Notes
Predicted 3D model of a 97-nucleotide RNA (TPP riboswitch aptamer (THI element)) from Candidatus Kapaibacterium sp. Lineage of the source: Bacteria > Pseudomonadati > Eximiradiales > Kapaibacteriaceae (SeqCode) > Kapaibacterium (SeqCode). The sequence was found by an Rfam model in a public genome assembly.

RNA sequence: CCGCUCCGUUAGAGGUGUCGAAUAUCAUUCGGCUGAGAUCAUACUCUUGGAACCUGACCCGGCUCAUACCGGCGUAGGGAAACGGUUGGACAUUCCG
Numbered sequence: 001c002c003g004c005u006c007c008g009u010u011a012g013a014g015g016u017g018u019c020g021a022a023u024a025u026c027a028u029u030c031g032g033c034u035g036a037g038a039u040c041a042u043a044c045u046c047u048u049g050g051a052a053c054c055u056g057a058c059c060c061g062g063c064u065c066a067u068a069c070c071g072g073c074g075u076a077g078g079g080a081a082a083c084g085g086u087u088g089g090a091c092a093u094u095c096c097g
Stems, first nucleotide, its partner, number of pairs: 001089002006085005011047004016041001017033006053078003059072004
């Protein structure tokens, strides 16, 4: 001087589906499934080395009671950060051999 990883502080970004039952005017509650997270959890995830998340998409293929549930799409197009520390790396100087 750099700094993938990890940690801390502060700041910011994002998603919240599907099925069943009750009720049924509005709307709400409970349960099942997947998941880090299923609308406040004050939580979870992600912050350019960016698949957190959005567009494409009322997309395509395969499962499923059903669903971005799994895969494709995706070397596509967008998308939110700064500081300190750290395993360590590079360079320089000094000493010894």